[in-house]
The RNA shown here (transfer RNA) has 83 nucleotides and comes from Roseovarius sp. It matches the Rfam family "tRNA". Rfam classes the family as a transfer RNA.

RNA sequence: GCGGGCGUGGUGGAAUGGUAGACACAUGGCACUUAAAAUGCCUGGGCCGGAAGGCCGUGCCGGUUCGACUCCGGCCGCCCGCA
Repeated sequence: GCGGGCGUGGUGGAAUGGUAGACACAUGGCACUUAAAAUGCCUGGGCCGGAAGGCCGUGCCGGUUCGACUCCGGCCGCCCGCA
């Protein structure tokens, strides 16, 4: 240099055009216990809000579409192969 794959909460990891973050773990809270462990229940991306709720968010910047994690273009990073 050429070709291919991948990039999603704190972590692993789903969703392949139609409610983004399922599911699991970490974290936090509660229950149980003399106390703890284990176990169970709830919580579990960010911002605003007392709450209800709203807005934003899939590496970055654009595009297509009524609608994009998903399709297209450019860039960045990682992995594999070829030279």